This record gives sequence, structure tokens and C1' cells, in this order.
RNA sequence: ACCUUAUCAAGAGUGAUUGAGAGAACAGGCUCUGUGAAAUCCGGCAACCCAUUUCGGGUGGGUGCUAAAUCCUGCGGUAUAUAACCGAAAGAUGAGUU
Repeated sequence: ACCUUAUCAAGAGUGAUUGAGAGAACAGGCUCUGUGAAAUCCGGCAACCCAUUUCGGGUGGGUGCUAAAUCCUGCGGUAUAUAACCGAAAGAUGAGUU
């Protein structure tokens, strides 16, 4: 990196450093942000895996996550063709496989 599979409306910061952007990419929206973005550290959460266990919503470790549904729409279906709902695609994360 390819492929398979599970999950993606729950949960988690009044911290430190720093200083302008951020919400995956493209397009259109919408939103967060000097009352401090992103990043790093610390803290926190508890999804998957491993170990352990007094078998618990326990403990330790690996990965992950820590605004908004994966922020919403983009493709297909139902439809009152508006709204709404369902699914797909794409993406993210874990585990497995080549």
C1' cells in the first nucleotide's frame, strides 16, 4: 500500500507553550477562531485489540479519540419533489489478511 471486516447521533480541558488559521481532498453551504485556530506537551475519554483479574462499567498496555451526525449536501431510492427518511460512495479508526 491492496483486500476483508466491525464501528462512526454516546463520552472526554476554565491547563501550558505558541500565535492565525481550522472543520480529510474538490465544489457549494454552514460553522469554529486573538474571550486564542492549527501544532506540541500535559490532562481527560473509553471504541477496538492484547495481557491480567477478585470476572466488574476492574487493572495495565498498544492504537485511537477529545466543537457541531464522519458538521451538512454531492450518487441512488421513497416522497407532498419542499422538508424529511433510507441506502450507497468516499473518508476515519480498530482488528485481520496478502
Description
SAM riboswitch aptamer (S box leader), 98 nucleotides, folded computationally.